[in-house]
C1' cells in the first nucleotide's frame, strides 16, 4: 500500500444571542395566566421489545399429570437462554472464528431420488468352480445353467470397519500388523477430557430442529400495573320536610237517574325550598328539596427515581466479577422539552507551499484554502442479547519497493 481480523476508551469543546420542558425563590394578579432571577434537562445504543429480574395486583397446603423452556465442563451473577476460562469438533495461510456439543448398545419410527441391494441388506457387471450345447487340430472362446464371491466396477447423503499382508479357486475379520470401535486398568484434572497399557475379531450406519428418555428449571398480569381524593350530570338504596286545598266553566268519559270522574283554563288560598345581595324587609319563582350511603365516569395527587447506583482509589482473582474506603446525587415529563445561528479552539480529509529527517521507498511536523463530523431520541426501573453507527486504536495476512 491492499485485504481482513479483534476490541469497544471517543462520540467535539467553548462564549455570545434567541428558544424549549421541569424545579425553587420573587414580582404582578380575584383566579386562569404573565414577567424575572437562580439552578438543572438523553444514549452507547435511549431503538427492536428478544430474554432474566425489582416493583404491584391477582391466583396458591403439599405433591404428581399435562404443557413449555434450557442442555459439553467449571466459574460469575439477584436471576438468565447472558457473561468469563477450559474441553471437544469444525473452519482460516493467519490475526481469528464458528457450534442445531446430554442420550441412537431403553423403546417406536423415517431414510427421498438414484440403485440389484438403504438396517438381523444386497449378485447388475465383473472374479472364480463345476456342467451342458456350438466352434476350433489345440490352448481356448461364445452361450446357458447351477454355485461361490462383497476384493474390483456402478448408484447414493449414506452400501453393514479402513489400509496393507498372508491366505484362497477366486474371495472374505479367514487370520495378522496399524488405525478405528466397544470393553477394562492405570496416570493427568475439580471436571468436560486427555495420555498410555490390555482385552475383544467387528457385534454397534444416519436422522432426536422426529416421537421419545434423562436431568434441571417454569402461575397468570403488566406502570393503561397498583393506591388516595373526587366536581356536575344520570341511575340505585335509606331518612326527614314540603305541595297535590277551594270555587267557576267548556268539551269529554261513567250512571236510567240523582249525581260522579280526569285532563285544561280563569280565580282565591297554601307552600319546603329558590332568585333578587351577605343579612332583615320586600318582591318574584315555585313541585320538589335536603341529609347520609354506595358506585368512581371527566380530572387531580400517588407510584417516579437513592438504585443488584454513578465516578475514582486500593486488595483478591487469568478473567466474567467480588471486597473495602472515599467522593457525589444525575431528566422525570406524561403524547412528549433537551435545540437554532454565529464566533473562537480542536479533529479528520483532499489540494497548494515552503522546510526538515532518511543512501532510499518514504516520514513527522508547519502555513493557506476548500470540505466533513455519524446512528438516533427517555415515558416506572436494572441485567443481558440483538440491530443502527462516522471516525479512532491494537492485531494479521500477501505482494512490491527499500
Nucleotide at each position: 500500500a491492499c485485504a481482513g481480523c479483534g476490541g469497544g476508551g471517543c462520540a467535539g469543546g467553548u462564549g455570545a444571542u434567541c428558544g424549549u420542558c421541569g424545579g425553587c425563590g420573587g414580582c404582578c394578579c380575584c383566579u386562569c395566566g404573565g414577567c424575572c432571577g437562580c439552578g438543572g434537562g438523553a444514549g452507547g445504543a435511549a431503538a427492536g421489545u428478544c430474554c432474566g429480574a425489582g416493583c404491584u395486583c391477582c391466583a396458591c397446603a403439599g405433591g404428581g399429570c399435562a404443557g413449555g423452556g434450557u442442555g459439553c465442563c467449571g466459574g460469575g451473577u439477584a436471576a438468565c437462554g447472558c457473561c468469563c476460562g477450559g474441553u471437544g469438533a469444525g473452519g482460516g495461510u493467519g490475526a481469528c472464528c464458528u457450534c442445531g456439543a446430554g442420550g441412537a448398545g431403553a423403546g417406536u419410527g423415517c431414510c427421498a431420488c438414484a440403485g440389484a441391494g438403504a438396517a438381523c441388506a444386497g449378485a447388475c457387471c465383473g472374479c472364480c468352480g463345476c456342467g451342458c450345447c456350438g466352434c476350433g487340430a489345440g490352448a481356448g472362446c461364445c452361450g446357458c445353467g447351477c454355485g461361490g464371491u462383497a476384493a474390483g466396477g456402478g448408484u447414493g447423503a449414506a452400501a453393514c470397519g479402513g489400509c496393507g499382508g498372508g491366505g484362497u479357486a477366486a474371495g472374505a475379520g479367514c487370520c495378522c500388523a496399524c488405525c478405528g470401535c466397544g470393553c477394562c486398568c492405570c496416570c493427568g484434572g475439580u471436571a468436560a477430557c486427555g495420555g498410555g497399557g490390555g482385552c475383544g475379531g467387528c457385534a454397534c450406519g444416519g436422522c432426536a430442529a422426529a416421537c421419545c428418555c434423562c436431568a434441571c428449571c417454569c402461575g397468570g398480569a403488566g406502570c393503561a400495573a397498583g393506591g388516595c381524593c373526587a366536581a356536575a350530570u344520570a341511575g340505585a338504596g335509606a331518612g326527614g320536610c314540603g305541595c297535590u286545598g277551594c270555587g267557576u266553566g267548556u268539551c269529554c268519559c261513567c250512571g236510567c237517574g240523582a249525581g260522579g270522574g280526569u285532563c285544561c283554563a280563569c280565580g282565591c288560598g297554601a307552600g319546603a325550598g329558590g332568585g333578587c345581595u351577605g343579612c332583615c324587609c320586600g318582591c318574584c319563582c315555585g313541585a320538589g328539596c335536603c341529609u347520609c350511603c354506595g358506585g368512581g365516569u371527566u380530572g387531580g395527587c400517588u407510584g417516579c427515581u437513592c438504585g443488584a447506583g454513578a465516578c475514582g482509589c486500593g486488595c483478591g482473582g487469568c478473567g466474567a466479577c467480588g471486597c473495602g474506603c472515599g467522593u457525589c446525587c444525575u431528566a422525570g415529563a406524561g403524547g412528549a422539552a433537551u435545540g437554532a445561528u454565529c464566533g473562537c479552539c480542536g479533529g479528520c480529509g483532499c489540494g497548494a507551499g515552503a522546510c526538515g529527517g532518511g543512501c532510499g521507498a518514504c516520514c513527522a511536523g508547519c502555513u493557506c484554502g476548500c470540505g466533513c463530523a455519524a446512528c438516533a431520541g427517555a415515558a416506572c426501573u436494572c441485567g443481558g442479547c440483538u440491530u443502527a453507527c462516522a471516525a479512532c486504536c491494537g492485531c494479521u495476512g500477501c505482494g512490491a519497493c527499500c
Bacterial RNase P class A from a Polyangiaceae bacterium, 402 nucleotides, folded computationally. The gene name in the source record is rnpB. The model forms 94% of the base pairs in the Rfam consensus. The sequence is in RNAcentral, with records from ENA. Its Rfam family is "Bacterial RNase P class A". The family's RNA type in Rfam is ribozyme. Lineage of the source: Bacteria > Pseudomonadati > Polyangia > Polyangiales > Polyangiaceae.